A computed fold for a 343-nucleotide part of an RNA from a Pseudomonadota bacterium, annotated as large-subunit ribosomal RNA, domain IV. Its Rfam family is "Bacterial large subunit ribosomal RNA". The coordinates come from a structure-prediction model, not an experiment, and the mean pLDDT is 91. RNAcentral holds the full RNA, with entries from ENA.
Context: one part of a larger RNA
RNA sequence: CCCUCGUUAAGGAACUCGGCAAAUUGGGUCCGUAACUUCGGGAGAAGGACCGCCUCCCGCUGUGAACCGGCUCGCCCGGGGAGCAGCAGGAGGCCGCAGUGAGCAGGCCCGGGCGACUGUUUACCAAAACCACAGGUCUCUGCGAAAGCGAAAGCUGACGUAUAGGGGCUGACGCCUGCCCAGUGCCGGAAGGUUAAGGGGAGGGGUGCAAGCCCCAAACCGAAGCCCCGGUGAACGGCGGCCGUAACUAUAACGGUCCUAAGGUAGCGAAAUUCCUUGUCGGGUAAGUUCCGACCCGCACGAAAGGCGUAACGACCUGGGCACUGUCUCGACGAGGGACCCG
Numbered sequence: 001c002c003c004u005c006g007u008u009a010a011g012g013a014a015c016u017c018g019g020c021a022a023a024u025u026g027g028g029u030c031c032g033u034a035a036c037u038u039c040g041g042g043a044g045a046a047g048g049a050c051c052g053c054c055u056c057c058c059g060c061u062g063u064g065a066a067c068c069g070g071c072u073c074g075c076c077c078g079g080g081g082a083g084c085a086g087c088a089g090g091a092g093g094c095c096g097c098a099g100u101g102a103g104c105a106g107g108c109c110c111g112g113g114c115g116a117c118u119g120u121u122u123a124c125c126a127a128a129a130c131c132a133c134a135g136g137u138c139u140c141u142g143c144g145a146a147a148g149c150g151a152a153a154g155c156u157g158a159c160g161u162a163u164a165g166g167g168g169c170u171g172a173c174g175c176c177u178g179c180c181c182a183g184u185g186c187c188g189g190a191a192g193g194u195u196a197a198g199g200g201g202a203g204g205g206g207u208g209c210a211a212g213c214c215c216c217a218a219a220c221c222g223a224a225g226c227c228c229c230g231g232u233g234a235a236c237g238g239c240g241g242c243c244g245u246a247a248c249u250a251u252a253a254c255g256g257u258c259c260u261a262a263g264g265u266a267g268c269g270a271a272a273u274u275c276c277u278u279g280u281c282g283g284g285u286a287a288g289u290u291c292c293g294a295c296c297c298g299c300a301c302g303a304a305a306g307g308c309g310u311a312a313c314g315a316c317c318u319g320g321g322c323a324c325u326g327u328c329u330c331g332a333c334g335a336g337g338g339a340c341c342c343g
Base pairs, nucleotide, nucleotide: 001338002337003336004335005334006333007332008331010329011328014327019324027051028050029049030048031047036041038172052094053093054092055091056090057089059087060086061085062084063083067079068078069077070076071074095099107322108321109320110319111318112317113316114314115313119131135170136169137168138167139166140165141164147156148155149154173309174308175307176306178239179238180237183236184235185232186231187230188229189228192227193226194225198221199220203216204215205214206213207212240258241257242256243255244254267301268298279295280294281293282292283291
């Protein structure tokens, strides 16, 4: 000096990206517990008091002796309560610094984000706001179902049958989920257009003496698909620009104009989203690029790739506080094991 432990004056997070690590707390009984809430919870909230041993008293619980009575007589039934054991309460006393005397045994509170929750995951750097999830919704599927595996037979679906099964999206619950069907997709449409094989053969050609055989071929009739006409957004998706205007200024309820299929509603908003940006104001601090509350000029939120809330939950992320500490000021001492020396 390294590792693993123990102790530490005064201070107590000044450490650090960050209280990481460590310390604190810790059991039982009693008292006592807020906001909020889906009335279950939150709760072990928080915060307190007590706990050993000895003697006595009282109560309760378990077991149940002697003894007494009864008779259908037995290892019987009923009464009886001693003794013993346990628990709780009361009174008095004893010892130590210390009584859950060692060991085992929550630190707590406040605010915010995300995800409802219990679960699940990168076997070997990630456990999470990922995935899943009940619930919601769209869509397919009438049963030899749809879908899937398989050249097939066959099997799964399912020994199920629309309250069933498959697929997609969303993700408890509460309040909600706006506008656009022009493009793309899907669904519907006994008309019309286009259209393959095929049908059809006007007409023409080859060959042959010929009958014939062979070939080319225009009208016209021919499916689905596409065109066309409609519908459809919890289908793929999309949801504007410029200029002017109010009796201080500023701003613009209002007007004009261009474009569009339609120009973003509610709610939220410097956000897990804000570039400018440490935006501005307020709060907290002596001091705050983080945090909380607001504002709204949203570079580039927005409604099931859901929007906004939400009790409970979380080895999640983030800000603050109390307690406590060797994290630190700043180090010291001790123990064991290494390192080092000898063998």